A computed fold for a 114-nucleotide RNA from a marine sediment metagenome, annotated as c-di-GMP-I riboswitch aptamer. Of the family's consensus pairs, 95% are formed in the model. Model confidence (mean pLDDT): 83 of 100. RNAcentral holds the sequence, with entries from MGnify.
[in-house]
C1' cells in the first nucleotide's frame, strides 16, 4: 500500500457488488470471467401435488394512462392452437448461466522506490 470475518447503509430473486466502519491476512489481495472449481437460480426445462375450466398467439375496434402517443395493462369481437388422457394459475422437488467469485487454482495484461 490493500483490506477478510462482522456491524451499518446501497443495489440485487439470490450468489453478491458497491459506499462508511472494521483489521484476518495479503509482496501484486492490481486488473481481465479465458480454462478448471465454486456459489446462486430470477427466467427456462422436467417431474409431483392441490385444484377443477378454462389458456395461449395473431389480427381488428375500444378502456385507462399521456400534452399528445408508443410499450406495458385490460374490455370485447373475429381467426386458429392447446386443454376433464386435467389445461391456466398456485406449492414442492429437481436440472439449467446468458448471473456472480480474480482474497480457490491456472493463463493473460500492467506495476513505483530500494
Nucleotide at each position: 500500500g490493500c483490506a477478510a470475518a462482522c456491524c451499518c447503509g446501497u443495489c440485487g430473486a439470490a450468489a453478491g457488488u458497491c459506499g462508511g466502519g472494521g483489521g484476518c491476512g495479503c509482496a501484486a489481495a492490481g486488473c481481465c470471467a479465458c480454462c478448471g472449481g465454486u456459489c446462486u437460480a430470477a427466467g427456462g426445462g422436467a417431474u409431483u401435488c392441490c385444484g377443477g375450466a378454462g389458456g395461449c398467439a395473431c389480427g381488428g375496434c375500444g378502456g385507462a394512462a399521456u400534452g399528445a402517443g408508443g410499450a406495458a395493462c385490460u374490455g370485447c369481437c373475429g381467426c386458429g392452437c392447446c386443454g376433464g388422457g386435467g389445461a391456466c394459475u398456485g406449492a414442492g422437488u429437481u436440472c439449467u448461466a446468458g448471473g456472480a467469485c480474480a482474497g480457490c487454482g491456472g493463463g493473460g495484461c500492467u506495476g513505483c522506490c530500494g